[in-house]
Molecule: transfer RNA
Organism: Candidatus Parcubacteria bacterium
C1' cells in the first nucleotide's frame, strides 16, 4: 500500500425497487395472574454508520467516507 466481505432496536437475526405501518425472537418497561417471587398471558417504546447519486420510489442498486474482519505484499 492493494484487494474482498460486512454494517438494520439493547443483542441476535429478517426483508423481489413498491403497496399508509421495516418483521421476528431476546432483553427493558408496564398490565394481568400468584400471598409474593419465578414462570405463563396480553401490551407498549425502540433501528437502516455517515454524506452523495440513480430512479416515480432505495434497508436493496452506483460512489465516496467510517468502523470492523479476511487475504495479499
Nucleotide at each position: 500500500g492493494c484487494g474482498g466481505g460486512u454494517a438494520u432496536a439493547g443483542u441476535a437475526u429478517a426483508a423481489c425497487g413498491g403497496u399508509u405501518u421495516a418483521a421476528u425472537a431476546u432483553g427493558u418497561c408496564g398490565g394481568c395472574c400468584u400471598u409474593c417471587c419465578a414462570a405463563g398471558c396480553c401490551g407498549a417504546g425502540g433501528a437502516u454508520g455517515a454524506g452523495g447519486g440513480u430512479u416515480c420510489g432505495a434497508u436493496u442498486c452506483c460512489c465516496u467516507c467510517u468502523a470492523c474482519c479476511c487475504g495479499c505484499u